[in-house]
RNA sequence: GCCCCCGUAGUUGAAUGGACACAACAGCUCUCUCCUAAAGAGCAAGUGCAGGUUCGAUUCCUGCCGGGGGCG
Numbered sequence: 001g002c003c004c005c006c007g008u009a010g011u012u013g014a015a016u017g018g019a020c021a022c023a024a025c026a027g028c029u030c031u032c033u034c035c036u037a038a039a040g041a042g043c044a045a046g047u048g049c050a051g052g053u054u055c056g057a058u059u060c061c062u063g064c065c066g067g068g069g070g071c072g
Stems, first nucleotide, its partner, number of pairs: 001071007010025004018055001027043005048064005
């Protein structure tokens, strides 16, 4: 330098054109308990960045950034 894959809550994963973007664990609050743990109820938290296509983009296209792999 060229090619391929990946980037979504604090973490690990789902959603692959259409609804308030979903779950588990972690966090916070409450209930229960003498206290703690466990259990139960609730809350908060996210699409790497910038454009494009579309009535509508996490999803499709382009560029950039970051990570991984391959070729030279």
Transfer RNA from an Acidimicrobiales bacterium, 72 nucleotides, folded computationally. Lineage of the source: Bacteria > Bacillati > Actinomycetota > Acidimicrobiia > Acidimicrobiales. The prediction has a mean pLDDT of 83. Rfam family: tRNA. Rfam classes the family as a transfer RNA. The sequence is in RNAcentral, with records from ENA.